[in-house]
RNA sequence: UGGCGCACGGGUGAGUAACGCGUAGAUAACCUACCUUUCAGCCCGGGAUAACUUCCUGAAAAGGGGGCUAAUACCGGAUAACACAUCGGGACGAGUGUAUCGAUGUUAAAAGGUUUACUACUGGAAGAUGGGUCUGCGUACCAUUAGUUAGUUGGUAGGGUAACGGCCUACCAAGACUUCGAUGGUUAGCGGGUCUGAGAGGAUGAUCCGCCACACUGGAACUGAGACACGGUCCAGACUCCUACGGGAGGCAGCAGUAGGGAAUUUUGCGCAAUGGGGGAAACCCUGACGCAGCAAUACCGCGUGAGUGAAGAAGGCUCUUGGGUCGUAAAGCUCUUUUCUAAGGGAAGAUAAUGACGGUACCUUAGGAAUAAGCACCGGCUAACUCCGUGCCAGCAGCCGCGGUAAUACGGAGGGUGCAAGCGUUGUUCGGAUUUACUGGGCGUAAAGGGCGUGUAGGCGGUUUGGUCAGCUAAGGGUGAAAUCCCGGAGCUUAACUCCGGAAUUGCUCUUGGAACUGCCAAGCUAGAGAUAGUCAGAGGCGGGUGGAAUUCCUGGUGUAGAGGUGAAAUUCGUAGAUAUCAGGAGGAACACCGGAGGCAAGGCGGCCCGCUGGGGCUUAUCUGACGCUAAGGCGCGAAAGCGUGGGGAGCGAACGGGAUUAGAUACCCCGGUAGUCCACGCUGUAAACGAUGAAUACCAGCCGUUUGGAAAAUUAGCCUUUCAAGUGGCGCAGCAAACGCAAUGAGUAUUCCGCCUGGGGAGUACGGUCGCAAGACUAAAACUCAAAGGAAUUGACGGGGGCCCGCACAAGCGGUGGAGCAUGUGGUUUAAUUCGACGCAACGCGAAGAACCUUACCUGGGUUUGACAUCCCAGGACCUGUAUGGAGACAUACAUUCCUCUUCGGAGGCUGGGAGACAGGUGCUGCAUGGCUGUCGUCAGCUCGUGUCGUGAGAUGUUGGGUUAAGUCCCGCAACGAGCGCAACCCUUGUCCUUAGUUGCCAUCGAUUCAAGUCGGGAACUCUAAGGAGACUGCCGGUGUUAAGCCGGAGGAAGGUGGGGAUGACGUCAAGUCCUCAUGGCCUUUAUAUCCAGGGCUACACACGUGCUACAAUGGUGAUUACAAAGAGCUGCGAGGUCGCGAGACCAAGCGAAUCUCAAAAAAAUCAUCUCAGUUCGGAUCGCAGUCUGCAACUCGGCUGCGUGAAGUUGGAAUCGCUAGUAAUCGUAGAUCAGCGUGCUACGGUGAAUACGUUCCCGGGCCUUGUACACACCGCCCGUCACACCAUGGGAGUUGAUAUUGGCAGAAUACAUCGAACCAACCUUUCGGGGAGGUAGGUGUGCAAGCUAGUGCUGAUGACUGGGGUGAAGUCGAAACAAGGUA
Repeated sequence: UGGCGCACGGGUGAGUAACGCGUAGAUAACCUACCUUUCAGCCCGGGAUAACUUCCUGAAAAGGGGGCUAAUACCGGAUAACACAUCGGGACGAGUGUAUCGAUGUUAAAAGGUUUACUACUGGAAGAUGGGUCUGCGUACCAUUAGUUAGUUGGUAGGGUAACGGCCUACCAAGACUUCGAUGGUUAGCGGGUCUGAGAGGAUGAUCCGCCACACUGGAACUGAGACACGGUCCAGACUCCUACGGGAGGCAGCAGUAGGGAAUUUUGCGCAAUGGGGGAAACCCUGACGCAGCAAUACCGCGUGAGUGAAGAAGGCUCUUGGGUCGUAAAGCUCUUUUCUAAGGGAAGAUAAUGACGGUACCUUAGGAAUAAGCACCGGCUAACUCCGUGCCAGCAGCCGCGGUAAUACGGAGGGUGCAAGCGUUGUUCGGAUUUACUGGGCGUAAAGGGCGUGUAGGCGGUUUGGUCAGCUAAGGGUGAAAUCCCGGAGCUUAACUCCGGAAUUGCUCUUGGAACUGCCAAGCUAGAGAUAGUCAGAGGCGGGUGGAAUUCCUGGUGUAGAGGUGAAAUUCGUAGAUAUCAGGAGGAACACCGGAGGCAAGGCGGCCCGCUGGGGCUUAUCUGACGCUAAGGCGCGAAAGCGUGGGGAGCGAACGGGAUUAGAUACCCCGGUAGUCCACGCUGUAAACGAUGAAUACCAGCCGUUUGGAAAAUUAGCCUUUCAAGUGGCGCAGCAAACGCAAUGAGUAUUCCGCCUGGGGAGUACGGUCGCAAGACUAAAACUCAAAGGAAUUGACGGGGGCCCGCACAAGCGGUGGAGCAUGUGGUUUAAUUCGACGCAACGCGAAGAACCUUACCUGGGUUUGACAUCCCAGGACCUGUAUGGAGACAUACAUUCCUCUUCGGAGGCUGGGAGACAGGUGCUGCAUGGCUGUCGUCAGCUCGUGUCGUGAGAUGUUGGGUUAAGUCCCGCAACGAGCGCAACCCUUGUCCUUAGUUGCCAUCGAUUCAAGUCGGGAACUCUAAGGAGACUGCCGGUGUUAAGCCGGAGGAAGGUGGGGAUGACGUCAAGUCCUCAUGGCCUUUAUAUCCAGGGCUACACACGUGCUACAAUGGUGAUUACAAAGAGCUGCGAGGUCGCGAGACCAAGCGAAUCUCAAAAAAAUCAUCUCAGUUCGGAUCGCAGUCUGCAACUCGGCUGCGUGAAGUUGGAAUCGCUAGUAAUCGUAGAUCAGCGUGCUACGGUGAAUACGUUCCCGGGCCUUGUACACACCGCCCGUCACACCAUGGGAGUUGAUAUUGGCAGAAUACAUCGAACCAACCUUUCGGGGAGGUAGGUGUGCAAGCUAGUGCUGAUGACUGGGGUGAAGUCGAAACAAGGUA
């Protein structure tokens, strides 16, 4: 050179919604190198060319010229078929055809290689294998993609291909696809399988296997059996590299590896030993296929990190009620074992001769020694597992609910515990749970959801009988459903994971043979559905025309005079130019009182009367047709009100608008006017809470009571009445259904058929797009984003400017006050060194405080003390107390004096005191929102609950509601309730009457005595009284009433009459009500100070504001004088008679009394007499001056009282507001607690002693029942919209800039085909050897065609000044729309 291979193997998933894939078929429309079988052959010649050599060009890549040569390279010829083409014959087939026979024509090759046996080669026929092509069925989403298509659909002829075909060309025809979803857009390789699931399904397509597509992007062919070819060629483009700038080179989606991107993904390893592939005759060569090793807990599986014993329950940690508990037999210690590990030795199978990368690996033996080996998450519930500390709505956690604001099992740490474990937890994704897209297996009255209504097309479904058929259906069998996977049974690695063998399964498709009930289809019938005919009936059914009266308004005229009208009240308005009122006449428009009622219509909707036209329906009887039916996507029609267009009409009403009111405002509600409109005709709009919030049709499933229409039966003179049938229309109600409410033959029941609709709330019935409309707008209809809810029905409360019933000094009727004055007192505020603290609507404010000069005292200033003023323990000592002196404001300090006591079994014990050390004391410091206890308040209101039963799915209800009645959930009756408890009442205290007992300190009728007088005395026990026990009152009695009840009314008797009066007594609970400053107490804070002691000051301040009181403003009074009558208390650091002094407060002396004995102690108002005479006074007493007195260490800041003098405001009090219903209000004094002293306050006591209550409409509070509710922190609730600010996503937007698809035009590389080919060319033929011919090559032209250019269109993304609405945000602004009758439903 030549041959074969390079189209396999390996990679990737960009494209592709397609015969791409899957499955079943077809090829009678095809090809197949190498391999196998078989038949036949392998003959005769020829000319070149590479390598090689030489020359030239180039930087290189490479190229060109000359010369030599071979073949299994190339060419010519022979031979020739069962091959191919044409023609003909009969046979076969369902078939365009198949097999076969004959004739004619055409076509092939290397006597090569090596050597005795093969191997090549050529032609044919078969096989096998691999492919090509075609077809049925299946194969994502969007209709906001509904019409698409010109080679498009078909035919004829030709070309082309291995082969059919518009595959291509010419001509002819006008077809083809499509709501059973064409076309377009978006997304996507498909399958076996994988994950999940009970399944049906849902999601997915890594590893392994099958198919397809691709190889930098796009186009193209060549070679070849096979490619339009990953590591081939040509061209164009983008990119990278080399260059001498002329020109060249490249394609890891092969294996490693690099960079980049990213949350993230490995070694530039060993070997062809095995399996497999290619070449070769073979040796052998190639093989990042493959076999192995390396890296990664990435996944699955297996194993270990030790076992036994061990209580002083060690140390230590944590906790603690200080006792303990727990980590915990855990550790240590003691006794063992060696899987693993380390070291040494041996050492495979994988290979049936040789060959071993793995590999000195697996495995085996020996030795050593507990040795080399435990983490992660969680511990509020879901969900297994709890404490301490720190933090203090901070830091942080969080899957959902939700934790954190000083006692956090939720944050962070620790101890302990729980769960998994060489892993654990987080994040992402898929399925499940989710019956939450419902085929299995959901719904639509009110939760989301029935179309506004009809008609009807397609579609779906469809009465009864017979016969046929076999598409559906069904039975059996054949083929296929690859292997792997899953499942079952076995086998092999020590087990398992893993691998191997066998089976089952693969629910599917297809073919064959049967069956005939049902569905379908065909044929023939039937009458029960449907329709028609006949008779009859009701009706506001519809359309058109005519006509009527009442009323409003207006006009004309009469009568008539000052108002009318309107409202919560007014005003605007009308009216002396004559209104309103009234009478008569006229005009005009709109609507039709009574009847009236469940009447008719498909719905919307329909109402005077009459006429005409017309639709539907009911009933009755037969007759006729013979399933003609039901439903109904699209389509078509109808469709309130408002609105729009054109033209009329216009009385009343009446958006807009004007005016008057109301109001903070009032663009509203109310009033006076008033335009569109409302009315008619003709068009449009097409929506409503178009509602029964309930689609249409058919069948079945208890009753009862009405009513409309028609019929039948009996009876009747007739009409009713009664019974009954059918069709409507109502009210109850059973079964059943339903979350409940409720529905219930007119179903929301039981079933069937068909249609429409729903799938958390908001965004939103909105944006964009489309269709319709004159417009308004309608129909169709999302997403981003955001929330953890939104919603239904029912329950219990609470609330209502809802209703009913009832009560309370709640109002009303009365009496007296407060609010004005002065003062007292408390509070706020202010001031201050401090003005200590608490209490704040009722329910803080004469409150804690029943008593601040010091003390109290907590505050301030200053001066002291530090184991402390007070308690316990320890040590050593001593009495203590006390006295004196000095300093000091005092506390205190210093000095001196004095020096233990009691008991004793003599051992000691106890007590007191100063000192010392530390444990500790102390705190009126904080938290009443950590608490106990106590208290206030609703409220002395009549309520609050439980057991059992019953009802309800349940929350819950019943009881407790209802009818009466009560002060009362008091009692009676009734009742699916029956009982019970806490409350009510009663029992208790006091007061009112009587009795008994008792009789001093109290009493004194009778008897006696004394005295000026006096229960003073003897005496008495009757009375009063005292204080113990009883009685009495219970609606017991009578009458009436009431249900024969409970009870109520009246009466009798009685001291008292219906709880006799008063008190104590305060249910379940509410207000995080009040109190840490009574006390107690958790936690925190402080410890030479926030403790403690002392002096002085402050709590007592004072421009002001408020609460509660006192005194007044005067004649019902003031002043003076005289004369009566209480109750209840207190008293020895006390009350203090009496006497004396003082004007007086009071002082001095002093009897009696621990009190029925004595004292405080005089009661006052009242009564009688006198005076004042209406005035800032003989009212009123503040303020101030002087002088005193009492208490007390001490009255300056800062006490009470007295005397004299002074003599302020104030002449009855605005808005508003308080108390009281009988011995009460009002008024008058008295006493007590606290207390040295001090009150107008508080508590208690008696004296005098009223008025009024019709009544429950209204204000306030409360109770019961009922109703509504969007409230449940419960109306001091909830909640809406604009505006302002911040952030987020989104629509529009002059445009700007990309992607993509496509149309017209230009362009036209490589290549293919056609054609030209004068230039060039070895084989064959011919030749005169020059050449010519055949055939071909370069090159040219044309056609098709990629990139590219240009003009435009569609669709889509990003971006855009500005702009629209939306969502979310902390305690913003304005109003007050909704929820109650939400204050105008």

Annotation:
Small-subunit ribosomal RNA from a metagenome, 1385 nucleotides, folded computationally. Its Rfam family is "Bacterial small subunit ribosomal RNA". Rfam links the family to the GO terms ribosome and structural constituent of ribosome. Model confidence (mean pLDDT): 84 of 100.